[in-house]
Context: one part of a larger RNA
RNA sequence: UUGGACGUAAAGCGUCUGUAGGUGGCUUUUUAAAUCCGGUGUCAAAUCCCAGGGCUGAACCGUGGACAUGCAAUGGAAUACCAAGAUGGAGUAUGGUAGGGGCAGAGGGAAUUUCCAGUAGAGGGGUGAAAUGCGUAGCUAUCGAGAAGAACACCAACGGAGAAAGCACUCUGCUAAAUCGACACUACCACCAAGAGACGAAAGCUAGGGGAGCAAAUGGGAUUAGAUACCCCAGUAAUCCUAACCGUAAACGAUGGAUACUAGGUGCUAUGCGUAUCGACCCAUGUAGUGCUGCAGCUAACGCAUUAAGUAUCCUACCUGGGGAGUAUGUUCGCAAGAAUGAAACUC
Numbered sequence: 001u002u003g004g005a006c007g008u009a010a011a012g013c014g015u016c017u018g019u020a021g022g023u024g025g026c027u028u029u030u031u032a033a034a035u036c037c038g039g040u041g042u043c044a045a046a047u048c049c050c051a052g053g054g055c056u057g058a059a060c061c062g063u064g065g066a067c068a069u070g071c072a073a074u075g076g077a078a079u080a081c082c083a084a085g086a087u088g089g090a091g092u093a094u095g096g097u098a099g100g101g102g103c104a105g106a107g108g109g110a111a112u113u114u115c116c117a118g119u120a121g122a123g124g125g126g127u128g129a130a131a132u133g134c135g136u137a138g139c140u141a142u143c144g145a146g147a148a149g150a151a152c153a154c155c156a157a158c159g160g161a162g163a164a165a166g167c168a169c170u171c172u173g174c175u176a177a178a179u180c181g182a183c184a185c186u187a188c189c190a191c192c193a194a195g196a197g198a199c200g201a202a203a204g205c206u207a208g209g210g211g212a213g214c215a216a217a218u219g220g221g222a223u224u225a226g227a228u229a230c231c232c233c234a235g236u237a238a239u240c241c242u243a244a245c246c247g248u249a250a251a252c253g254a255u256g257g258a259u260a261c262u263a264g265g266u267g268c269u270a271u272g273c274g275u276a277u278c279g280a281c282c283c284a285u286g287u288a289g290u291g292c293u294g295c296a297g298c299u300a301a302c303g304c305a306u307u308a309a310g311u312a313u314c315c316u317a318c319c320u321g322g323g324g325a326g327u328a329u330g331u332u333c334g335c336a337a338g339a340a341u342g343a344a345a346c347u348c
Base pairs, nucleotide, nucleotide: 003320004319007302008301012316014199015198016197017196021192022191023190026085027084028083031080032079035077036076037075038074040072041071042070049065050064051063053061054060089189090186091185092184094181095180096179097178101175102174103173104172105171106170107169108152112148113147114146116144118142119141123134160167204245206243207242208241209240213239218234219233220232221231256315257314258313259312260311261310264293265292266291267290268289269288270287271286272285274283297304298303321348322347323346330341331340332339333338
């Protein structure tokens, strides 16, 4: 490389957009280099193979048959091209609907800490037990007034929307996507996607703000043989905001995307239709999503099972024994931390 794989054994890029490229729905027409299929012709003799003969057998000889990649013309198929058409894929317009989708602005209450004032007067805190630390310069407790920052109880769900990361106090503005319905319109405009681009938790970094609580580092008290820990008292960076960077996670459904097909049962969300009714239910049924259970089938098993890990097609990423090693080296990116790409010797 081929082959075979990729939920858990090695292996799906964190996610999306999209260039080259690959692949591509229905009907009719044109052209036909290449591909495939059918019969036809040809593919000398000898040789090889088969059958039955001739030398007293065999080698050998002779007869008949078979074989003959291929080539040529011809008929057909799919495919591609050309042209035309249709509407089911895709999209546009239109009427509804649901939603923590995103960005910005404004407002709110509870709690915490702190400050000021009052009451009261010795503890309070903490733990397995204690101690450090706090408190007669009035703590803790309680009450009144103020300030600050961060997070939004209940509702809350196996619920919702989002490409993923992620999204929840309330209101307003701007904005994106989805789904359902009916009737129009465009007429294959589609799918995947190497490079490329965009977004991308937490931590980290740069500059400027902010700093209540919490809390790496650090200090102290305990515990212990020791205790650079677990427990306790403090506490800086960080956590928050603005602007830029970083680009990684068990970024997980450990399951790439698209299309079609293949038993059911039972929930929930959104939205239709029929029936029924005064009306809401009930009953029957469609589409989109989200769960549980389960047959066929698949699987090494676990399990998956119309949201497939089933049956097929297309495109793409990736894997090829363990360690060495996600290391060395080179290159690219980064302020740095590092990230991306990524071996070999050797060894079992």
Overview: The part of an RNA shown here (small-subunit ribosomal RNA, central domain) has 348 nucleotides and comes from Allium cepa. The full RNA is in RNAcentral, with records from SILVA. Taxonomically the source falls in Allium (Eukaryota, Streptophytina, Mesangiospermae, Allieae). It matches the Rfam family "Bacterial small subunit ribosomal RNA".